The RNA shown here (Bacterial RNase P class A) has 396 nucleotides and comes from an Actinomycetota bacterium.
């Protein structure tokens, strides 16, 4: 220096103007109580919020999508079977995860490294488009044989029969390669190589990885197709939930009241429990406040443990809670990148290869934003800019 791999950080800076929300202090205003009164008010103190001032603080790496996990709240806790949903290599990590971290395996790359929705398909049933003659305990189409039969003087020729070597159809056609065999063939035998499957022996927490020996076993793919095996899963969500204040009118019908309406155990059945009201139609009518609300599986930094996620001590640090929803905009100077034009052909740094420096103009500086909190996924996002590593190339 080019090309690249992984991994991490910031997300413009500061100044002046205006502007918004919590929250806190001030003063006004408006009330309520107490006390003095000269009966006009004065002085404590509480609360109240319209509008004023001051002062502190206000959004992310994804706050997003809400796709998965917990926490927290309520409702249930009596189970039992049936079904529904989820995950799926294997040890580990965690409060849990479909996350994450090593590892096998199979797959790309010359490499750093990157991908995998990665249990079973010899328990069963399905399902494989077009093409093909045949698509799974298949298949004689073209070809090959020529023991029978007919026909023909013959060469052949027709029907039957045998054949997956060889040709053609597909993604895919019952394993490759050579030989013996045979009328031609065939794993129908042998020899070698893949595969697969069983025993046995070594390593490994294991998945799994070598090695030997024996099976002619070679019958495909699809399980994000039913289905099988293992492991997991109670519903519902802060509009959960609680509290204060508050408004209103009933009327009709039908169904029930131990002849049990209806409700509740996530869905069905059983079963068990409340249990006197439910259910639909017209009609009425509040719709304010206050908690829950933010300091937590929180960060940082050190130092031990572990390959590593991560865990364990210790210090230190954390001032957003709106509730029609607050964190903005405008201007300046200054940064960064990109583009023109104009300089400069020269300085510095370096042993070299190389690198870096100047003024003005226009553009441009993203994605996107809390609403009960975290853990992760996955998706946007101008660009900067740092570390570790491979490949080339070059210079010393």
């Nucleotide at each position: 220096u080019g090309a690249g791999u992984c991994g991490g950080u910031c997300a413009g800076a500061c100044g002046g103007c205006c502007g918004c929300g919590u929250c806190g202090a001030g003063a006004c205003c408006g009330u309520g109580c107490c006390g003095g009164u000269a009966u006009g008010c004065c002085g404590g103190u509480g609360c109240g919020g319209g509008a004023c001032u001051c002062g502190c603080c206000g959004a992310g790496g994804a706050a997003c999508g809400u796709c998965c996990g917990g926490g927290c709240u309520c409702c249930a806790c009596a189970g039992g079977g049936c079904a529904a949903g989820g995950u799926g290599g294997u040890g580990g990590c965690u409060a849990a995860c479909g996350g994450c971290c090593a590892c096998c395996c199979g797959g790309g790359g010359c490499g750093a490294c990157c991908c995998g929705c990665g249990g079973g398909a010899c328990a069963g049933u399905g399902c494989c488009a077009c093409a093909g003659a045949a698509a799974u305990c298949a298949g004689a189409c073209c070809g090959c044989c020529u023991c029978c039969g007919g026909c023909g003087c013959g060469a052949g020729c027709c029907g039957g029969g045998g054949u997956a070597a060889g040709g053609g159809u597909g993604a895919a056609a019952c394993g490759g390669u050579g030989g013996u065999g045979u009328a031609a063939g065939a794993g129908a035998c042998c020899a070698c190589c893949a595969g697969c499957g069983c025993a046995c022996c070594g390593g490994g927490u294991g998945a799994c990885c070598g090695g030997u020996g024996c099976g002619g076993c070679u019958a495909g793919g699809u399980a994000a197709a039913c289905c099988c095996c293992a492991c997991c899963u109670g519903g519902a969500g802060c509009a959960a939930g609680g509290c204060c204040a508050g408004a209103c009118a009933g009327c009709a019908c039908g169904c029930g009241u131990u002849c049990g309406a209806g409700g509740g155990c996530g869905g069905c059945c059983c079963g068990c429990c409340c249990g006197a009201g439910c259910g639909u139609g017209c009609g009425g009518g509040u719709a304010g406040g206050c908690c829950g609300c933010u300091a937590g599986a929180g960060g940082u930094g050190u130092g031990c443990g572990g390959c590593a996620a991560c865990g364990c001590a210790c210090a230190c640090c954390c001032g957003a809670g709106a509730u029609g929803g607050a964190u903005g905009g405008c201007c300046g100077u200054c940064c960064c990148c990109g583009u023109c034009g104009c300089a400069c052909u020269g300085c510095c740094g370096g042993u070299a290869a190389c690198g870096g420096c100047g003024c003005g103009g226009c553009g441009g500086g993203a994605c996107a934003g809390g609403a009960c909190c975290c853990g992760g996924c996955g998706u946007a996002u101008c660009g900067a800019c740092c570390g570790a590593c491979u490949c080339a190339u070059c210079c010393a």
The coordinates come from a structure-prediction model, not an experiment, and the mean pLDDT is 76. The model forms 96% of the base pairs in the Rfam consensus. Rfam family: Bacterial RNase P class A. Rfam classes the family as a ribozyme. Lineage of the source: Bacteria > Bacillati > Actinomycetota.